Bacterial RNase P class A from a Methylophilaceae bacterium, 286 nucleotides, folded computationally.
The prediction has a mean pLDDT of 78.
The organism belongs to Methylophilaceae, within Bacteria.
The sequence was found by an Rfam model in a public genome assembly.
[in-house]
RNA sequence: CAAGUUGACCAGACAGUCGCUGUGCCUAGCACAGAGGAAAGUCCGGGCUCCAUAGAGCGAAGUGAUGGCUAACAGCCAUACGCCGUGAGGCGAGGAAUAGGGCCACAGAGACGAGCGUAUUUAGUUACGGUGAAACGCGGUAACCUCCACUUGGAGCAAGGCCAAAUAGGAUAACAUUGACAUGGCUCGUGUCGUUAUCGGGUAGGCCGCUUGACUAAAUAAGCAAUUAUUUAGCUAGAUGAAUGACUGUCCAAGACAGAACCCGGCUUACCGGUCAACUUAUCUC
Repeated sequence: CAAGUUGACCAGACAGUCGCUGUGCCUAGCACAGAGGAAAGUCCGGGCUCCAUAGAGCGAAGUGAUGGCUAACAGCCAUACGCCGUGAGGCGAGGAAUAGGGCCACAGAGACGAGCGUAUUUAGUUACGGUGAAACGCGGUAACCUCCACUUGGAGCAAGGCCAAAUAGGAUAACAUUGACAUGGCUCGUGUCGUUAUCGGGUAGGCCGCUUGACUAAAUAAGCAAUUAUUUAGCUAGAUGAAUGACUGUCCAAGACAGAACCCGGCUUACCGGUCAACUUAUCUC
């Protein structure tokens, strides 16, 4: 000095004027707070709520080197093996082919009851040759079915609960304890006593759930690390036809991808740029 690899951070800032949502208060106003690193995808895993008093088996689905982390996972970390890269590093589909089945381009007579040519033999009996990665089979393939090991109830905040309001506690049909119903399927078990289907009528407003959480930051200790523990500090959206917008000025490196809707841990995808740290390689100089 150029090009890379890995990790972390930022996502416009400041000031003023008006406007929106929530909370609090000394209340017709003031103070504080107010969309993301992915809020996206709905692909995994949970918390929570209900079925529900709550199981077993089959089936189905998922995972697949070893060890660890975590609430858990198909996630993360480490080690080995394999592949890519000069390298820093990155990726990985990972048990079983003698349990069985399926499939295997081209060439070749033929790719699992196969059998061309030559010689030999009672005999595709034995030997050799040709094609091909592989041919008288103990070849390949399981991110093909399958087998093995382990794991797994279901539905979902439009879950669920409370208050209020309204009507027609309506009509018909079927089954009815030898029955029916109970949140994926079947069997057993358990529980309840009515259940299911069709037609018709009325209401549909408010509150809770709803944000203090497996939370965030710093320090110390243990550990290669993921992470765990302790101490200290902090409270950072809760809308509900859906809140953070408009204007002015200054600064700047540059505003890309893009807006929470119960919450959290991951993965994947999109993206203008910038800052910092460590490491690698080329060139030059000492």